[in-house]
The RNA shown here (transfer RNA) has 76 nucleotides and comes from a bacterium.
């Protein structure tokens, strides 16, 4: 330098054909009894990496940029 993949909740990840953003874990509250905790129920938590475009409408499509991973090439 080139190619490919990825970026969504605190963490790990889903998200269909463009139509109200989700799960598990964690956290908080309540219940319970087997009490440093387990189990059950409920809740909280989001700049969907950034900017722009298309569209009635974008996490999703298009363009540019950033970060991370892998591969290849170059130098030595």
């Nucleotide at each position: 330098g080139a190619g490919c993949c990825g970026c969504u909740a605190g963490c790990u990840c889903a998200g269909u054909c463009g139509g109200u953003a989700g799960a598990g874990c964690a956290u908080c509250u309540c219940a319970c009894u087997u009490u440093u905790a387990a189990u059950g129920a409920g809740g909280u938590g989001g700049c969907c990496c950034c900017g722009g475009g298309u569209u009635c409408g974008a996490g999703u499509c298009c363009c540019g940029g950033g970060c991370g991973g892998c591969u290849c090439a170059c130098c030595a």